This record gives sequence, structure tokens and C1' cells, in this order.
RNA sequence: GUACCUGUAGCUCAAGAGGUGGAGCACCACUCUGAUAAAGUGGAGGUUUCAGGUUCAAGUCCUGAUGGGUACA
Repeated sequence: GUACCUGUAGCUCAAGAGGUGGAGCACCACUCUGAUAAAGUGGAGGUUUCAGGUUCAAGUCCUGAUGGGUACA
């Protein structure tokens, strides 16, 4: 450089064929304990990489940019 895949919470990942964005771990508080751990309950945390387009409606479809990965050169 070319082709393909990919970017969603701090991390790993969901979100049927477009219709109100969730889980596990981590974090905070509480319960439990003599105290921790474990376990349980609750909570906080997201302009879904960016800019456009299509649509009544976009995390999802289309285009471009950009980060990452793979293959070839």
C1' cells in the first nucleotide's frame, strides 16, 4: 500500500430480520461476621469512536474519516 474483520459501562461481552441499551467481573453502600473473606440486597457508571446519509424511528442499514486486528505485498 491492497483486501477483509472490528470499535457498546473501568474490563470481557450481549442487545431476533431497525422499535425505550443489558449481563458478568470490578467499584460504592447496606445485611451477615468478633473482624475479614465468601454470600445476599441495593446503587452509581454509556452523547454506542467521529462526521454525514436513509428512515416516523439507527448500537443495528449506507458513505467517509479514524483507532485496533488478520492476510497478502